[in-house]
RNA sequence: UCUUAUCCAGAGAGGCGGAGGGACCGGCCCUGCGAAGCCUCAGCAACCUUUCAAUAGAAAAGGUGCUAAUUCCGGCAGAUGGAUGUUUCUGGAAGAUGAGA
Numbered sequence: 001u002c003u004u005a006u007c008c009a010g011a012g013a014g015g016c017g018g019a020g021g022g023a024c025c026g027g028c029c030c031u032g033c034g035a036a037g038c039c040u041c042a043g044c045a046a047c048c049u050u051u052c053a054a055u056a057g058a059a060a061a062g063g064u065g066c067u068a069a070u071u072c073c074g075g076c077a078g079a080u081g082g083a084u085g086u087u088u089c090u091g092g093a094a095g096a097u098g099a100g101a
Stems, first nucleotide, its partner, number of pairs: 001101007012041005020030003024075004042067003047063002049060004071094001076091004081086001
């Protein structure tokens, strides 16, 4: 980089650190009652894996991932209500993660 599946569920404490963070843009939030990052321990989940079953599924936790807010909401297109920048729905784009190439 490409293909494919999923993304309205779930799950945080401590230590170091010391001002940012929520991908991007806009909004709206979180944050000195301590952001990012690193470490330790814990947890969630079930993509790959293992065992049982052999359709569905169950268990484990070895490889990943994740642990504010639906991927925090929107961004583009169509439909819809409403009446001048918006409501609702559907799809898409972008992004994240897994698996494969």

A computed fold for a 101-nucleotide RNA from a soil metagenome, annotated as SAM riboswitch aptamer (S box leader). The coordinates come from a structure-prediction model, not an experiment, and the mean pLDDT is 82.